[in-house]
This is a predicted structure of an 82-nucleotide RNA (transfer RNA) from a Patescibacteria group bacterium.
The sequence was found in a public genome assembly.
NCBI's taxonomy places the organism under Bacteria, Bacteria candidate phyla.
Its Rfam family is "tRNA". Rfam's curators write: Transfer RNA (tRNA) molecules are approximately 80 nucleotides in length. Its family is annotated with triplet codon-amino acid adaptor activity in the Gene Ontology. It is annotated as a transfer RNA.
Model confidence (mean pLDDT): 80 of 100.

RNA sequence: GCCGAGGUGGUGAAACUGGCAGACACGCUGUCUUCAGAAGGCAGUGCCGCAAGGCUUGGAGGUUCAAAUCCUCUUCUCGGCA
Numbered sequence: 001g002c003c004g005a006g007g008u009g010g011u012g013a014a015a016c017u018g019g020c021a022g023a024c025a026c027g028c029u030g031u032c033u034u035c036a037g038a039a040g041g042c043a044g045u046g047c048c049g050c051a052a053g054g055c056u057u058g059g060a061g062g063u064u065c066a067a068a069u070c071c072u073c074u075u076c077u078c079g080g081c082a
Base pairs, nucleotide, nucleotide: 001081002080003079004078005077006076007075010026011025012024019065027045028044029043030042031041032040046055047054048053058074059073060072061071062070
């Protein structure tokens, strides 16, 4: 340099034909249970905001009523070729 795969909450990851972003699991918080803990049950858990609402899929643009998903540029990681 060329080709391919990938970057999504605190973590691992789903969402493949464009249609509620974060399912599910872990973690964390509160609470119940306990003398205390472990284990277990229940509830909550992206960010901003008092709320209404707004923002968020590496970054920037574009297409579209609607984009994690399609297109362009860019950046980083992994693999292959030379």